The RNA shown here (SAM riboswitch aptamer (S box leader)) has 132 nucleotides and comes from an uncultured Chloroflexaceae bacterium. Rfam family: SAM riboswitch aptamer (S box leader). From the family's description: The SAM riboswitch is found upstream of a number of genes which code for proteins involved in methionine or cysteine biosynthesis in Gram-positive bacteria. Gene Ontology term of the family: regulation of gene expression.
RNA sequence: UGCUCAUCAAGAGAGGCUGAGGGACUGGCCCGACGAAGCCCGGCAACCCCACGAUAGCUACCGAGAGAUUGGAUGGCGGUACUUAUCGGGAAGGUGCCAACUCCUGCAGGCGCUAUGCCUGGGAGAUGGGAC
Numbered sequence: 001u002g003c004u005c006a007u008c009a010a011g012a013g014a015g016g017c018u019g020a021g022g023g024a025c026u027g028g029c030c031c032g033a034c035g036a037a038g039c040c041c042g043g044c045a046a047c048c049c050c051a052c053g054a055u056a057g058c059u060a061c062c063g064a065g066a067g068a069u070u071g072g073a074u075g076g077c078g079g080u081a082c083u084u085a086u087c088g089g090g091a092a093g094g095u096g097c098c099a100a101c102u103c104c105u106g107c108a109g110g111c112g113c114u115a116u117g118c119c120u121g122g123g124a125g126a127u128g129g130g131a132c
Base pairs, nucleotide, nucleotide: 003130004129005128006127007126008125013041015040016039017038021031022030023029025106027104028103042098043097044096047094048093049090050089052088053087054086055085056084057083059081060080061079062078063077102124107121108120109119110118111117
């Protein structure tokens, strides 16, 4: 850099340094010296994650025991371990995030229609996980 999966309507400081820009891109529309971006502190969330709890399932092992029967196991039941899923909990660690729905929009379809507009999907983008 590309591929794949999930999510994108919630949430987050009136702190310090610094000093002009910022909101990906297009077109808009906004934010900004009542201080942008950046750095530090702080915070939010819970994707990965965790000493965890509950339920259900897979697999392996162990155990008990009944009946018919010539004989026998499987199945079923109980337990342990591993593991998976869902729900709940937690935040030590890895990221992420902390104006506006991913600020709106860019392609297609529908509703409405003078027009502004509304809805659905796609594209693009962002973040995380996975495989290469």